Record summary:
The RNA shown here (transfer RNA) has 72 nucleotides and comes from a Candidatus Nomurabacteria bacterium. Its Rfam family is "tRNA". Gene Ontology term of the family: triplet codon-amino acid adaptor activity. Rfam classes the family as a transfer RNA. Its mean pLDDT, the model's own confidence on a scale to 100, is 83.
[in-house]
RNA sequence: GCCUGGGUAGCUCAGUAGUAGAGCUCUCCCCUGAAGAGGGAUAGGUCGGCAGUGCGAUUCUGCCCCCAGGCA
Numbered sequence: 001g002c003c004u005g006g007g008u009a010g011c012u013c014a015g016u017a018g019u020a021g022a023g024c025u026c027u028c029c030c031c032u033g034a035a036g037a038g039g040g041a042u043a044g045g046u047c048g049g050c051a052g053u054g055c056g057a058u059u060c061u062g063c064c065c066c067c068a069g070g071c072a
Base pairs, nucleotide, nucleotide: 001071002070003069004068005067006066007065010024011023012022013021018055027041028040029039030038048064049063050062051061052060
């Protein structure tokens, strides 16, 4: 330099056009003499950045940044 895959909640990941979700974690409550386990509730996101298409973009297109792998 070229090719492929990926970037979404604190962490691991879904979602592939119609206002973004799960599990775990944090916080609070129930339970307990107390803690753990268990149950319930709440909070937490400019969906890597900038443009384009489109009524509407996390999703499609272009460029850039970052990560992993491959070729040379």
Overview: RNAcentral records the identical sequence in 4 taxa.